[in-house]
Molecule: transfer RNA
Organism: Gemmatimonadales bacterium
RNA sequence: GCGAACGUGGCGGAAUUGGUAUACGCACAGGUCUUAGGAGCCUGCGCCGCAAGGCAUCCGGGUUCGAGUCCCGGCGUUCGCA
Numbered sequence: 001g002c003g004a005a006c007g008u009g010g011c012g013g014a015a016u017u018g019g020u021a022u023a024c025g026c027a028c029a030g031g032u033c034u035u036a037g038g039a040g041c042c043u044g045c046g047c048c049g050c051a052a053g054g055c056a057u058c059c060g061g062g063u064u065c066g067a068g069u070c071c072c073g074g075c076g077u078u079c080g081c082a
Base pairs, nucleotide, nucleotide: 001081002080003079004078005077006076007075010026011025012024019065028044029043030042031041032040046055047054048053058074059073060072061071062070
């Protein structure tokens, strides 16, 4: 240089045909239990907001009633070829 795959909460990782983003696990916070701690169990856990609601899937655009998903351009990571 050329080609391909991938990029989603703090981390791993789902979202199947474009139709409720963040399921599930880990971590974390509160509670329960314990002399104490761990394990187990219960509850909570994207951001802003008093709320209603709004925003967010690497970045920027496009298509669509509707985009994490499709299209275009960029950035990054990994793999292959040279």